[in-house]
This is a predicted structure of a 74-nucleotide RNA (transfer RNA) from a Fibrobacterales bacterium.
RNA sequence: GCACUCGUGGCCAAAUUGGAUAAGGCUCCUGACUACGAAUCAGGCGAUUACAGGUUCGACUCCUGUCGAGUGUA
Repeated sequence: GCACUCGUGGCCAAAUUGGAUAAGGCUCCUGACUACGAAUCAGGCGAUUACAGGUUCGACUCCUGUCGAGUGUA
C1' cells in the first nucleotide's frame, strides 16, 4: 500500500430483514439491613450509537468519505 473485521454510558455488551422509549451485567450514587463494614435487597444517575455527509416516512443497522483499533498479505 491492498483486502477483511470492528468502533454503542466509566468498563463489558445486546438490539431479527431498517420500525416506534437504545436491553442487560459490573462500577458509581441514595436508601434498607448491620454495633460498623462486606454480602444481600430496593431505587437512581449516566449514551449526540467514533466523526461528517447521503438514502429513507423512519438509520446502531444501508451507502460515501475521514479518524482510530485489530487480523491477513506483498

Its Rfam family is "tRNA". By type it is a transfer RNA. Lineage of the source: Bacteria > Pseudomonadati > Fibrobacterota > Fibrobacteria > Fibrobacterales. The sequence is in RNAcentral, with records from ENA.